RNA sequence: GGGCACGUAGUUCAGUGGUAGAACGCCAUUCUGAUAAAAUGGAGGCCGAAGGUUCGAUUCCUUCCGUGCCCA
Repeated sequence: GGGCACGUAGUUCAGUGGUAGAACGCCAUUCUGAUAAAAUGGAGGCCGAAGGUUCGAUUCCUUCCGUGCCCA
């Protein structure tokens, strides 16, 4: 330099057009003599950035940024 994949909650990942979920983690309560486990509830992300298409974009298109892999 060229090609491909990925970027979503603190972490690991779903969600492939109608303004986002799970598990673990965190906080509170219940339970216990006290922890742990368990149960219930809650907080936490405008989806890497900027444009475009669309009535509507995390999702489709373009360009950048970052990470990984392959080729040279």

RNAcentral holds the sequence, with entries from ENA. The RNA shown here (transfer RNA) has 72 nucleotides and comes from a Candidatus Parcubacteria bacterium. The prediction has a mean pLDDT of 84. Rfam family: tRNA. The organism belongs to Candidatus Parcubacteria, within Bacteria.